A computed fold for a 73-nucleotide RNA from Candidatus Portnoybacteria bacterium RIFCSPLOWO2_01_FULL_43_11, annotated as transfer RNA.
């Protein structure tokens, strides 16, 4: 240089082109507890890396480009 994977919450990862993008672990409030810890219950936390296109409708399909990883020269 080329190929081929991957990028979604603070981490790790789900979501058949179609209702408000959801769990776990995490952190905050309250319960509980003589404190905690575990356990319970609420809740906050997302420009789905960027940008463009295709569609009635895109985390998903295209395309470039950015970041990463593997493999080959």
């Nucleotide at each position: 240089g080329c190929g081929c994977c991957c990028g979604u919450a603070g981490c790790u990862c789900a979501a058949u082109g179609g209702a408000u993008a959801g769990a776990g672990c995490g952190u905050g409030u309250g319960g509980c507890u003589u404190c905690g810890a575990a356990c319970c219950a609420c809740a906050a936390g997302g420009u789905u890396g960027c940008a463009c296109g295709u569609u009635c409708g895109a985390g998903u399909c295209g395309u470039g480009c950015c970041g990463g990883g593997c493999g080959c020269g």

Annotation
It was read from a public genome assembly. Taxonomically the source falls in Candidatus Portnoyibacteriota (Bacteria, Bacteria candidate phyla). It matches the Rfam family "tRNA". Its family is annotated with triplet codon-amino acid adaptor activity in the Gene Ontology. Its mean pLDDT, the model's own confidence on a scale to 100, is 80.